Context: one part of a larger RNA
This record gives sequence, structure tokens and C1' cells, in this order.
RNA sequence: UCCAGUGAGUUACUUGUCGGCUGCCAGGUUAAGCCAGACACUGGCGUAGCCGAAGCGAAAGCGAGUCCGAAACGGGCGAUUUAGUAGCCGGCAGUAGACCCGAAGCCAGUCGAUCUAGGCCUGACCAGGAUGAAAUCCCGGUAACACGGGAUGGAGGUCCGAACCCACUAACGUUGAAAAGUUAGGGGAUGAGUUGGGUUUAGGAGUGAAAGGCUAAUCAAGGCUGGAGAUAGCUGGUUCUCCCCGAAAUAUUUUUAGGAAUAGCCUCACUUUUAGAGUAACGGAGGUAGAGCACUGGAUGGGCAAGGGGCCCUACAAGGUUUCCAACCCCAACCAAACUCCGAAUGCCGUUACUUUUGAGUGGGAGUCAGUCAGUGAGGGAUAAGCUUCAUUGGCAAAAGGGAAACAACCCAGACCGUCAGCUAAGGUCCCAAAAUAUCAGCUAAGUGACAAAGGAUGUGUAGUUACUUAAACAACUAGGAUGUUGGCUUAGAAGCAGCCAUCAUUUAAAGAGUGCGUAAAUGCUCACUAGUCUAGUGAUUUCGCGCCGAUAAUUCACGGGACUAAGCUGGUUACCGAAGCUGCGGAUCCCGAUAGCAAUAUCGGGAUGGUAGGGGAGCAUUCUGUUAUAGGUUGAAGCUACGAUGUGAAUCGUGGUCGACUAAGCAGAAGAGAUUAUGCUGGA
Repeated sequence: UCCAGUGAGUUACUUGUCGGCUGCCAGGUUAAGCCAGACACUGGCGUAGCCGAAGCGAAAGCGAGUCCGAAACGGGCGAUUUAGUAGCCGGCAGUAGACCCGAAGCCAGUCGAUCUAGGCCUGACCAGGAUGAAAUCCCGGUAACACGGGAUGGAGGUCCGAACCCACUAACGUUGAAAAGUUAGGGGAUGAGUUGGGUUUAGGAGUGAAAGGCUAAUCAAGGCUGGAGAUAGCUGGUUCUCCCCGAAAUAUUUUUAGGAAUAGCCUCACUUUUAGAGUAACGGAGGUAGAGCACUGGAUGGGCAAGGGGCCCUACAAGGUUUCCAACCCCAACCAAACUCCGAAUGCCGUUACUUUUGAGUGGGAGUCAGUCAGUGAGGGAUAAGCUUCAUUGGCAAAAGGGAAACAACCCAGACCGUCAGCUAAGGUCCCAAAAUAUCAGCUAAGUGACAAAGGAUGUGUAGUUACUUAAACAACUAGGAUGUUGGCUUAGAAGCAGCCAUCAUUUAAAGAGUGCGUAAAUGCUCACUAGUCUAGUGAUUUCGCGCCGAUAAUUCACGGGACUAAGCUGGUUACCGAAGCUGCGGAUCCCGAUAGCAAUAUCGGGAUGGUAGGGGAGCAUUCUGUUAUAGGUUGAAGCUACGAUGUGAAUCGUGGUCGACUAAGCAGAAGAGAUUAUGCUGGA
């Protein structure tokens, strides 16, 4: 991993509540017990008790009333509306393990020191080599010691190193040879050494040269058995079918936040019977968007101008002056969620009409309390986030189908079933790939299309405004571009051209006291300006359309691909394709209406039938029991198996094969009553 079997809402209760059915009914009912019998089962007796028919008050008590009270006022709870009770079945709740599996843990009693930790008793073991303490003796030495030398001696948690003990490093091993090892090195090796045998101390206890270590492969409290099915607001799992409806992810409270309770939203039954919803018209309340500055504040310029500052004057008082600041007021132009002289659209409330079919109440059963994306209006954030918090609408959740290459949420559209029929939506129509290589008019040359900004540019098309121009423009070429004068100043020099000042006049077709280059300063080149040649448009600016650059991320990868100059973009037109949408044909179920019928039901017409949590309804299958009933079966039961048929489905039936002894069906009843999933359990492969 696969296969088979097994595996989870059960049972109890004089319990509660609601519903269905049944009995009796202002009443209903027996319990224990007793008697009888065909003796676990049935029938009878048994009225104790319980519930109901009357309440109110703490109570005495009174009673359709009663209590409070002085009360005849008031108010509370009742009556005036009468239905209960017992049993069976079902939904839910309560108490029990209470749908099943799952802790870590807590407590009690017991068993362990053959492992290991410490202690006690009694034994055993440590090759070989090295070093050479004290002390003693001899010699030297001293006044005597001290001290020095040589022998002898054999100390030491001394040295090197086997056995023995340990476990520092590395590799290997890691479903190992081994649930801790092997190999090569390493440390101790007369000591706080190692070790045999015996013995002792343990579970909040022991032992510990102390690591929370060790106490039998178990240790921040051992193992075993029991309390015990501990508890688990947590995770996982929870088994056949079809039909109808169908949520929520919100509010409040919560030792509450991944849990609950109540409300909201769903479902079922009963009651009510148009209250509900939409559209239109009309009538209302309101202070948002916008706008505005009349208030409250903010804020800019100008004018006028109190007041203040500076300076001058001054003994004081006063005065003068100022391109300083500036209230109020005036003019112009602004800003505001907590400003408003104003003020919509929507939405909200109501009336009427039309169209639809909901709405409300009471009761039974729930689930939901992590939401999420998109559009719009806002707060937070950075007018960031696939961000976060609200409001509102739609989707997903719980929605399949078509489109967007792929893509819960975007666009189209809501799947009852069948159909080798048709029409459309979004989106498309060259090929992949169904349908136009359709048509008309423009644009684009960038493969723009087929990611992107500020900014930049004689790209190109459209529409304007304006200047010059046959009295010849723009561009180009030829020629001129002068004189007073080297203007004055400054300067070493300053001559159009370092700098400062002025910027006149003359001759002219025209020519600046000079546009740039240049010189030490001049000279030189050039421009403005003018004439000629030539010839018809030439400049500036604005708007709109489509393009260009800006444009760097690591293999081609930002049209879905091929490819495309349209098969790109803009506007128009006509066809076609395209979905589970709509239609045709056939069928199923449910609801409503009509007709027939006592009813069941039948026929016709209309409508509905996506669905998670969840509510409701109807069925299939399994095991056992009763009954039909002395039913079927060796002339072949059950089971297994192949094929065929039927039913919306769970399933069922038939025929053949195999098999060899039990068993189907109808109607009822009762459940150990349905498994692809719990890292389920058991067995097999």
C1' cells in the first nucleotide's frame, strides 16, 4: 500500500416538555399486593397515591375573587374564554461514561538495589623499568651547633609503561555485528585504586566528590494493579437511497474572545387572512454631495488707520519722523469632519392605483458567532498593501455551465431528467479552434498593437490663431556693411568687442558708438541691416488623434502559440459562431386552479424543482420474532458466480453454472440495522 472482517446518537428513569395515535372525559389513572388461569406472558380485584376541575395571601383566612390598606381610591395576581388524564410511539432536554477513539496527569495499594548510587562485612589483583625524601653511618667542617661531601636507605594521591579500569579525539556504523559498538590514537595504572562473594537503604522516598545523575533498556518523582469508560470549551472519525425548503460568519453579555446564552437569519406544524414586496403619482421629515463665507475659525494681497516699535528732539509734558509691525473697517480672491446665508440625487415615512405573493403570531427542531473578494462612500495607513475598520450592493462561501490562455471572488448565466433539433448572452469569426481572410470611412509604420511615469523631440494626421510674401517673402549665392571716431573715462595699452558712463550725429540702398570669434593693443573673420540673382510659399503658436525616446535582472517566458502591416487602432453596417440561458419534442416529482368523483384518484391548464451547516417528508436493504401456513426445497434451499431484464434510486427479478440443506414472499413487530477514510482494530497478501 491492497483485500476481507470488525468499528461510533445507545439503554435506564412513577423524570420534564412538545407532537402523532388510542381509551375515557369534569374527570382520568391505578402502585405495591391479592385471587384465578393454559402459570415468566393473561384476566379480575385492589382508590393508597398522583394529575385536573379555583384562586389570592407569609399566614390565620376568605373565596370568583383575594392581597396591600382607614378606604368604597388605586394597584398586584386571578376569574369572566373552561379540558383534562392514562397508555404506546416519535422529536428534544435532564440525570447517568450518554456518539466513538485519544491525553499529559492525580490518588491508593503493592513489587523491585541480580542494572545502577552509597554504606557495611569478608576476600582477591596491580609485568617491567625510572627517580632516589626522611633517617642512619663515614669523612670534612664548627668553640659547639649549623653546613658540605660520600655511602647506605627506599618515601611518594612521584615518573614511563602492560594486565586492569576509564571514555578525550576522529572515522566507520545509523532498517548497525551491537536498543551505545568497532577501528586507530588517548587518560589513570600503590591509590580518593580496581574487583569477586555476602549484606543494607526506594517512590515525595532512597542514594548522589551534585550531572536533576542513578534507583532492572523506565526517572523534575520507578514499575504493576486499581479508582477508571478520570477529565478534554481540543483534534480526528461517525456507515443505505430519493424528494421539499434552506442559513450564518451579526448585536448584547460573558475569567469572554477558536467556547457559550439570548436576539437576528433557516425549517416544520397550527392560527390569522393581505397585513408583506415592487413600480408610478402625490404628501411629508431631514442638512449629506455640491456650493458658499452670513456665523465660528483658518488664510493672501491692497486701501484706510487706532495702537505699538525704531530714530530725532526733549528737565517734564509734548512734538517731529519712519520703504517697521498692525486691530477694527473697506475692496479683491480662498479653505473647513467636529463652519452654514443655502442645498440636491438617492434612501426613509405615509396615501392611492397597478403588478406580484408574501407578512405576522404561537409552539417543536436547528445550525451560525474565524468570513472573503469586487464596485461605491468613508476612517486608520504613505488618498501603500492580496493591509486594516465600518457602511452599502453583488458574488464566492453553499453555484455547476460559457468567456477572461490557465484563474473561489471579474463578465455572461442560475444545472429536474433525456434528445446526433433550433435561437441567442458575454465573448468571438486567418490556422491551432466553432464562425467573415466580410464590407464602408479614417488612423498607425512603432510588430505600436502585445506592461509603465515625470520629462523630452522639425514622427505623422486633423482643426484653428497669427506674422511675412509677385511692391518678390523663407533658404542659398554675389556685393556692401561706411564717416565724425581710437566716443568719454579708466588703463602700461582699452581702437565696436577687460570694465564704467553715454549711446549722439553724418553719408546713405543699408550699416549698432556694435552679435560672436580674434589681437599685447591694432590689423583680421563674422553678424544685425541693405541691394542684386532666383522663385512660391515661408515662419511662430494652440487644440485633438495615433505613434517615438525615456524602458537595465540574470536561458526564449509581458499577443495563449503559429503567425499578422492587418489577422492592429477608431467609427459605422450586415451575416455567422457561441452556454447546462431560452425554445421544440418526450418523461418524472411537487404546488396551485378547473372538471368528474363520497373519497382514494383521474384528466386538463399554469407554475416550480443548484445547494454546505441544518429542518421536514417518503422509501430500500440486513438480522431475529409472530402470522398467512402442514408455503417452497435432493425433480436441488441458502451462498458464490456469468449474462439479461426492471426501477428515479437504495435495490430487485429471471436464466445458466457451481454447491449440497435449508429458506424466500405478503402483513405486522423488535433491533448488536448499512463504512473508501478515525497515522482505527484483527487477519491475510

The part of an RNA shown here (large-subunit ribosomal RNA, domain II) has 685 nucleotides and comes from a Candidatus Zixiibacteriota bacterium.
It matches the Rfam family "Bacterial large subunit ribosomal RNA".
Its mean pLDDT, the model's own confidence on a scale to 100, is 84.
The source organism's lineage runs through Bacteria, Pseudomonadati and Candidatus Zixiibacteriota.